[in-house]
Molecule: FMN riboswitch aptamer (RFN element)
Organism: uncultured Rhodoluna sp.
């Protein structure tokens, strides 16, 4: 420096109306470390600065400000674990029980459906 590749998961019941409510199911992104959604750190996701560039407003037309939209850098926010057994070591393994899931959308309230996303990305591998 340039290539590839880089996120999973439903059924039924109940209703005018749910893949969202009820039951019962199912899934688990990157690195680190005894193997890890629940430990430590990282991207996604949402918020603010500032900063590029476009487009568009306002003002005593002079330079200055708003306002959307994008480029990068940077700071915020950010879920969820215990109990036993084995070992030299495990909140990672095994045995039991638990508990967690961004925004926006939706005739009815979503980890699991639609959308931004044919995006971004922490990283991985080859040259």
């Nucleotide at each position: 420096u340039c290539u590839u590749c880089g996120g999973g998961g439903u059924c039924a019941g109940u209703g005018a109306a749910a893949a969202u409510c009820u039951g019962a199911g199912c899934c688990g992104g990157c690195g680190g470390u005894a193997a890890a959604g629940c430990c430590c750190g990282c991207g996604a996701c949402c918020c603010g600065a500032a900063u590029c560039a476009a487009g568009u407003g306002u003002c005593c037309u002079a330079g200055a400000u708003g306002c959307u939209u994008u480029u990068u850098u940077c700071g915020g926010u950010g879920g969820a674990u215990u109990u036993g057994g084995u070992g030299a070591a495990a909140u990672u393994c095994c045995a039991g029980a638990g508990c967690c899931g961004a925004c926006g959308g939706u005739u009815a309230a979503a980890g699991u459906c639609c959308g931004g996303a044919u995006g971004g990305g922490a990283g991985a591998a080859g040259a």